[in-house]
RNA sequence: UGAGUAAGCUAUGCGAUAGCGUGAACGUUUUAGUUUAUGAGGAAAGUCCGGGCAUCACAGAGCGGAGCAGCUGCUAACGGCAGCCGAGGGCGACCUUAGGGCCAGUGCAACAGAGAUAUACCGCCGUGUUUACACGGUAAGGGUGGAAAGGCGAGGUAAGAGCUCACCAGAGUGCAGGAGACUGUACUGCUAUGUAAACCCUGUUCGAUGCAACGUCUAUUGGUACAGUUUGUCUUAACACUUGCUCGGUGGGCAGGCUGUAAUGACGGCUUGAGCCCUUUGGCGACAAAGGGCCUAGAUAAAUUAUCGCACACGACAGAACCCGGCUUAUCGGCUUACUCAUUUU
RNA sequence: GGGGCGUUAGCGCAGUUGGGAGCGCACAACACUGGCAGUGUUGGGGUCAGGGGUUCGAAUCCCCUACGCUCCACCA
Numbered sequence: 001u002g003a004g005u006a007a008g009c010u011a012u013g014c015g016a017u018a019g020c021g022u023g024a025a026c027g028u029u030u031u032a033g034u035u036u037a038u039g040a041g042g043a044a045a046g047u048c049c050g051g052g053c054a055u056c057a058c059a060g061a062g063c064g065g066a067g068c069a070g071c072u073g074c075u076a077a078c079g080g081c082a083g084c085c086g087a088g089g090g091c092g093a094c095c096u097u098a099g100g101g102c103c104a105g106u107g108c109a110a111c112a113g114a115g116a117u118a119u120a121c122c123g124c125c126g127u128g129u130u131u132a133c134a135c136g137g138u139a140a141g142g143g144u145g146g147a148a149a150g151g152c153g154a155g156g157u158a159a160g161a162g163c164u165c166a167c168c169a170g171a172g173u174g175c176a177g178g179a180g181a182c183u184g185u186a187c188u189g190c191u192a193u194g195u196a197a198a199c200c201c202u203g204u205u206c207g208a209u210g211c212a213a214c215g216u217c218u219a220u221u222g223g224u225a226c227a228g229u230u231u232g233u234c235u236u237a238a239c240a241c242u243u244g245c246u247c248g249g250u251g252g253g254c255a256g257g258c259u260g261u262a263a264u265g266a267c268g269g270c271u272u273g274a275g276c277c278c279u280u281u282g283g284c285g286a287c288a289a290a291g292g293g294c295c296u297a298g299a300u301a302a303a304u305u306a307u308c309g310c311a312c313a314c315g316a317c318a319g320a321a322c323c324c325g326g327c328u329u330a331u332c333g334g335c336u337u338a339c340u341c342a343u344u345u346u
Numbered sequence: 347g348g349g350g351c352g353u354u355a356g357c358g359c360a361g362u363u364g365g366g367a368g369c370g371c372a373c374a375a376c377a378c379u380g381g382c383a384g385u386g387u388u389g390g391g392g393u394c395a396g397g398g399g400u401u402c403g404a405a406u407c408c409c410c411u412a413c414g415c416u417c418c419a420c421c422a
Stems, first nucleotide, its partner, number of pairs: 001342010012311007020039007041317001045328002048326005053210004060247004065206005070084005085099001086097004100201002105199002107195003121142002123138006150168002153165003169191002171188007214268004221422004225261010239251004275294008312315001347418007356371004365402001373389006395411005
């Protein structure tokens, strides 16, 4: 200098005028008003996971169902993250990985092909006296296919075959190392494919419903349905409700009366929280501990906007709605740090 | 805000243990008719919403994204 890899930061800037939501103070009989502070994001998004919180038996048992799947850790928890192992890719920095089990069982493998989990079409060899044909042996060769008796070479054989041997791939057993996934090594000829993002098996996790949860207060036309309560009546065994089923639990059916069921009424829940920033310590790291500092939107038809001026690199994706931790997706650009490869110079 | 479902030809739809992309209407040509309608025969037309993955092979199985529909007492 060129080409890359990884991680992180930022998200047009400055000013003026007018306006909007929220809090505080002042002011007013009340309303209006005045001043001041503050006012979207890295994804606020998709709602794909996990948790808090709330109600339903504080949350039960079994079955069913759903999720996850190398190891060790981190965490409130996770399907997330960190480090490592195996496999694959790259010269390299580094990147990718739904990565348990088809020697528990079952299913499927169209077309082609002789044959698809079982097989002899051609070929090779032997026998039947002979070309033909028949029988037997043979998976080394041909052909089909994504996949055809572990691959390849030598010996061996009638021809062949792990039948025997060397090397390689896999499996099993032993030994050594490691916390473990696993790695190394020796031995055993032990070797019929793939598919579990097919049923299934193994291990493990999960109660249901979501802030329109839920609580308090208040207004109110009717009917149906539902819930609660009460009166009458029927009944003691069924039946109803309760999370898909069973158990378990709760208690009943019918008729009448009363009350209630509002997301689109008010208030609470509603923003002080597994919170943010800095320093130190421990750890490879995710992260944890200690100390100090800070308060940083809370709307409900829903505020965060409009106009103008200046500057330049001409400005992307996009707007909170109970709250957090992640993942995924969208995104004009700019900047920083570390590292790799190639070339040149010293 | 939360839950559920769908997307296959111009329109309406089918497509199951994963292997041929189909049906009806519509469209085009031809035949029957003097002509139209109608009927019959033949034919064309598909990024299976988009992207990625698993598999020998994907409309189908898995993941992500886009769009649409519907429910969260009902009626007057």